[in-house]
Context: one part of a larger RNA
C1' cells in the first nucleotide's frame, strides 16, 4: 500500500407516517362595489418581531339565540385579570370601520400634499369628481364606473405546423387583443324541413356517418334529411280603424289638414285584421313583484352496549365470560376498541337571517257566426350588378344567409322558398320584438369518493411561499416535514476560558429516541484485527 472483516464517523437513501395536494361525485352558491369593492399601507396586545384577528370604539363593542366550565388566538413563559350574577367559544343581527385603492374637492413619486363652502368653529364633522338619462332644467333626481376562475355572445385576428418543399389549402376563426352580459349565455315559435307521404319553435345527447359532398379532388375538411332520446310553452308589437292632448298651417272662426305623443283596437297563411250586422263576458290561461307556506340552510340537542386475568412501559392484543345493533362509517385514545372518547343509525332544534318547487288575492290575457271586397299587414327593404364574408360546400352548375359599393320592386289577383334556370305543384308569409326547461362552466361553500401522490412524489408552495433570492423591468422563482405515549427537554457534580463540547448522575420501554433528535443504505473517512506484497 492492497484486499477482507469488525466497530465507529459522515451522509440522508430506504421503510413507515401525513398535517398537504390531485381528480371527481352530489348538493349549494354563482357575484362584490360610490352605503366606497377586490387588494393593500399603517396601526392595534401589560410585555409583542412575525402570522392571524381587528380598526383610533382597533386579538375587539352591543343585542338576541346556542352552550355550560373554564378562559385571555398561533404561543409553551411571567404578571394582571375575566368567569355559574353564565365568561371564553359558536350562530344571526347590528355598531365602529384610520389612510391608499374605481378613488370621486384639487394635486401626487399609492397609502402623501394643498384647498373652497357650511356648522358662531380652533380642534372636529359634513360636503364639493366625471359621464349618461329624466325632469319642474337655476338646478334636482336616478344610474354608471372598478374588481372577479371558467363558461357565453359579439368586434378584430396570427404564426409555427401539416401538405414529407411551397403559394391555394391547413393549423383556425385556434392562440391572442377588445367590448358586453348572465347564473347561465346564445338560439327560438317557420318567408322551415320535406316530396305526392308528411312533419310542425329552439337547445342538447345517441345514430344516420367518416356517409353525401368538398378538396393544388393533395394534405385534409366534412354535413343534412330521417330515426331514437333529454326537455317541452308559447307570446307581444307596428299598421288599418276609433279617441284624447300639445304643436304647426289654414279658416267663411263652425272647423279642416299635417305632424308628434298617449290610450283603445289588432297580430295572421285553411290567410288574418280593420269595417258592417248578430252574439258573448263563459270555458280557461299566466313566465314578473308583494304575500302565504310545506320544506331546506345558517349554532346545536338526545343518542345503545364490557368487565376480569395474562404479557407488556402502556392493552385496544391474548384468554375467559358477556352485551348493543335502525348504530360493525370514520377518527382518536401509551400496540390492533361495535360496547373508553368523539361520533355513527335514528330522532329532535331557531329569538334572528337566507333560500323556497308551489299556492293564490290583486293584476293581466284569451273566444264565436255571417257579410262585404273599401282599408291594413314592417322599403332604400326584397331583388340585381360588382367586391368580400358565412354556410361541410375553396366561384363552382352554386342555391341559401350577411353586406362595402351602385342600382332598386311588388303591395294579397301580392311576395319568398323547394341547391343554376323555367313551368306545374307543394311549403311558407321576410324586411319589429320577447320567451322558461333540457345545455356549458367552477374563483367559492358543505358532504363524500378514489385499482390517485406520499415529501426529488403530490399544487410552485404539507413548513410564515408566490416567501427568500434574481432581474432596471415585464418577469423568473426555490430549498425546507417526523424526539417521545407524555417534555418526563437532562436537577446536581466533574473536565474545560466557555452560554462550546465531553464524562457522570437523573428521566424514559428505549437517549446509538438528547433537540444537528424515527428508521439510518451507499459513496467517503478513521480505528482495530486477519491475509498478501
Nucleotide at each position: 500500500g492492497g484486499c477482507g472483516c469488525a466497530u465507529g464517523g459522515a451522509g440522508g437513501a430506504u421503510g413507515c407516517c401525513u398535517a398537504g395536494g390531485c381528480u371527481c361525485u352530489c348538493g349549494g352558491a354563482g357575484g362584490c362595489g360610490a352605503a366606497g369593492a377586490a387588494g393593500g399601507a399603517c396601526g392595534u396586545g401589560a410585555u409583542a418581531a412575525g402570522c392571524u384577528g381587528c380598526g383610533a370604539a382597533a386579538a375587539g363593542c352591543u343585542g338576541c339565540g346556542g352552550g355550560g366550565a373554564g378562559g385571555a388566538g398561533c404561543a409553551a413563559a411571567u404578571a394582571u385579570c375575566c368567569a355559574u350574577a353564565g365568561a371564553u367559544c359558536c350562530g344571526c343581527a347590528g355598531a365602529u370601520a384610520u389612510c391608499c385603492g374605481a378613488a370621486u374637492g384639487g394635486g401626487g413619486c399609492a397609502a402623501c400634499c394643498c384647498g373652497g363652502c357650511a356648522g358662531g368653529c380652533a380642534a372636529c364633522u359634513g360636503u364639493c369628481a366625471u359621464c349618461a338619462c329624466a325632469c319642474u332644467a337655476a338646478g334636482u333626481g336616478u344610474g354608471a364606473a372598478g374588481c372577479a376562475a371558467a363558461c357565453g355572445c359579439g368586434g378584430g385576428g396570427a404564426a409555427c405546423u401539416g401538405a414529407a418543399a411551397c403559394a391555394u389549402c391547413u393549423a383556425a376563426g385556434u392562440a391572442c387583443c377588445c367590448g358586453c352580459a348572465g347564473g347561465a349565455a346564445a338560439a327560438g315559435a317557420a318567408a322551415a324541413u320535406a316530396a305526392a307521404a308528411a312533419u310542425g319553435a329552439u337547445u342538447c345527447c345517441g345514430c344516420a356517418a367518416g356517409u353525401a359532398g368538398u378538396g393544388g379532388c393533395g394534405a385534409g375538411c366534412g354535413a343534412a334529411c330521417g330515426c331514437g332520446g333529454a326537455a317541452g310553452a308559447g307570446c307581444c308589437c307596428a299598421a288599418a280603424c276609433c279617441g284624447c292632448u300639445g304643436a304647426u298651417g289654414u279658416u267663411u272662426c263652425g272647423g279642416c289638414a299635417u305632424g308628434a305623443g298617449c290610450g283603445g283596437g289588432g297580430u295572421u297563411g285553411u290567410a288574418g285584421g280593420a269595417c258592417c250586422a248578430c252574439g258573448a263576458u263563459a270555458c280557461g290561461g299566466c313566465a314578473a313583484a308583494a304575500c302565504g307556506a310545506a320544506c331546506g340552510g345558517a349554532a346545536g340537542u338526545c343518542g345503545a352496549a364490557g368487565c376480569a386475568a395474562c404479557u407488556g412501559g402502556a392493552a385496544a392484543g391474548u384468554u375467559g365470560c358477556g352485551c348493543c345493533a335502525g348504530a360493525g362509517a370514520c377518527g382518536g385514545u401509551g400496540a390492533a376498541a361495535g360496547c373508553c372518547c368523539a361520533g355513527u343509525a335514528g330522532a329532535c332544534g331557531a329569538c334572528u337571517c337566507c333560500g323556497g318547487c308551489c299556492g293564490g288575492c290583486a293584476g293581466c290575457c284569451c273566444a264565436g257566426u255571417g257579410g262585404a271586397a273599401u282599408c291594413c299587414u314592417g322599403a332604400g327593404u326584397a331583388u340585381c350588378g360588382c367586391g368580400g364574408g358565412a354556410c361541410a360546400c375553396g366561384a363552382g352548375a352554386a342555391a341559401u344567409c350577411c353586406u362595402g359599393u351602385g342600382a332598386g320592386a311588388a303591395c294579397c289577383a301580392g311576395c319568398g322558398g323547394g341547391g343554376c334556370c323555367c313551368a306545374u305543384c307543394c311549403c311558407g308569409u321576410a324586411a319589429g320584438g320577447c320567451u322558461a326547461a333540457a345545455u356549458a362552466c367552477u374563483c367559492c361553500c358543505g358532504a363524500g369518493a378514489g385499482a390517485c401522490c406520499g415529501a426529488u412524489a403530490g399544487c410552485g408552495a404539507a413548513c410564515c411561499a408566490g416567501u427568500a433570492c434574481u432581474g432596471u423591468g415585464a418577469a423568473g422563482g426555490a430549498a425546507a416535514g417526523g424526539u417521545g405515549a407524555a417534555a418526563a427537554g437532562a436537577a446536581c457534580c466533574u473536565c474545560g476560558a466557555a452560554c462550546a463540547g465531553a464524562g457522570g448522575a437523573g428521566u424514559g420501554a428505549a437517549a446509538u429516541a438528547g433537540a444537528c433528535c424515527c428508521u439510518g443504505a451507499a459513496a467517503c473517512c478513521a480505528u482495530g484485527c486477519g491475509c498478501c506484497u
Predicted 3D model of a 533-nucleotide part of an RNA (large-subunit ribosomal RNA, domain I) from uncultured Barnesiella sp. Model confidence (mean pLDDT): 84 of 100. NCBI's taxonomy places the organism under Bacteria, Bacteroidota, Bacteroidia, Barnesiellaceae, Barnesiella. Its Rfam family is "Bacterial large subunit ribosomal RNA". Gene Ontology terms of the family: ribosome and structural constituent of ribosome.